Annotation:
Large-subunit ribosomal RNA, domain IV from a Thermomicrobiales bacterium, 319 nucleotides, folded computationally.
Context: one part of a larger RNA
RNA sequence: CCCUCGUCAAGGAAUUCGGCAAAUUGAGCCCGUAACUUCGGGAGAAGGGCUGCCGGCGACAGCCGGCCGCAGAGGAGAGGCCCGGGCGACUGUUUACCAAAAACACCGGUCCUUGCUAACGCGUAAGCGGACGUAUAAGGGCUGAGGCCUGCCCAGUGCCGGGAACCAAGGGGAGGGGUGGCCCUCCGCUCCAAACCGAAACCCCGGUAAACGGCGGCCGUAACCGUGACGGCCCGAAGGUAGCAGAAUGCCUUGACGGCUAACUACCGUCGUGCACGAACGGCGUAACGACCCGGGCACUGUCUCGACGAGGGACUCG
Numbered sequence: 001c002c003c004u005c006g007u008c009a010a011g012g013a014a015u016u017c018g019g020c021a022a023a024u025u026g027a028g029c030c031c032g033u034a035a036c037u038u039c040g041g042g043a044g045a046a047g048g049g050c051u052g053c054c055g056g057c058g059a060c061a062g063c064c065g066g067c068c069g070c071a072g073a074g075g076a077g078a079g080g081c082c083c084g085g086g087c088g089a090c091u092g093u094u095u096a097c098c099a100a101a102a103a104c105a106c107c108g109g110u111c112c113u114u115g116c117u118a119a120c121g122c123g124u125a126a127g128c129g130g131a132c133g134u135a136u137a138a139g140g141g142c143u144g145a146g147g148c149c150u151g152c153c154c155a156g157u158g159c160c161g162g163g164a165a166c167c168a169a170g171g172g173g174a175g176g177g178g179u180g181g182c183c184c185u186c187c188g189c190u191c192c193a194a195a196c197c198g199a200a201a202c203c204c205c206g207g208u209a210a211a212c213g214g215c216g217g218c219c220g221u222a223a224c225c226g227u228g229a230c231g232g233c234c235c236g237a238a239g240g241u242a243g244c245a246g247a248a249u250g251c252c253u254u255g256a257c258g259g260c261u262a263a264c265u266a267c268c269g270u271c272g273u274g275c276a277c278g279a280a281c282g283g284c285g286u287a288a289c290g291a292c293c294c295g296g297g298c299a300c301u302g303u304c305u306c307g308a309c310g311a312g313g314g315a316c317u318c319g
Base pairs, nucleotide, nucleotide: 001314002313003312004311005310006309007308008307010305011304014303019300027051028050029049030048031047036041038145052067053066054065055064056063057062068072080298081297082296083295084294085293086292087290088289092104093103108143109142110141111140112139113138114137120129121128122127147284148283149282151215152214153213156212157211158208159207160206161205162204163203170197171196175192176191177190178189179188216234217233218232219231220230243277244274255271256270257269258268259267
């Protein structure tokens, strides 16, 4: 000096990105417990008190009396707690070996497909799964408990339904050509070929957004100012409703105001032209839950002021 551990005056987070680490708390019994809440919970909330031994009594719980110590859960083992916010409902799952999470899954919701030799998947096939199931079933997509809700646009793309026309291969063959040494007839072979019958797609007409997606601009206007309920014009399929908002989203930005602090780009509340929230790529709230993330406080501490001493094991010397 390193590792692991023990103790510490006064202070008590001043340390640090951050209380990381450590310390505190810790058992049993009794008292007592708030907001909020899905009435289950929150709860071991929080916060307090008691605990040994001897004798008597008692079924136990315990009651009464006495005794000792600094100390009686006398040693070990054994939650620190509270407040505000974000995200995800929850228990679960995950990057075997740097990520455990707000990611995945989930119960629930919704849409689409599928009538059974189902759709769909695997396989060249036979066949198998689906399922020895049958629409309250099965497959696929999105969303993600429960609460309140989920606006407008079908012009484009997709999908679904409908439709006339056109029309490929093919079918079909009216009719025509070629062919035997020559001519004619017949029968063949062969080539060309008109009507007519021919699917989907494209096209057209509709529907459909919990399908892919989208959800404006300029100018003016009220007898202070300001603002603009109101008006005009342009464009568009429709011009963003409710709710929320400097947000896990806000460039300007450390927005503005208020709160917290001695002091805060943090945090909380509020505001609202939101560079570039917004409704199942769900919107907004939400009790409970979380080795999640952010902020604050109490308690407690060698994290620190600022270091000291001790123990064991290394390092070092010798063997």
The source organism's lineage runs through Bacteria, Pseudomonadati, Thermomicrobiota, Thermomicrobia and Thermomicrobiales. The prediction has a mean pLDDT of 89. It matches the Rfam family "Bacterial large subunit ribosomal RNA".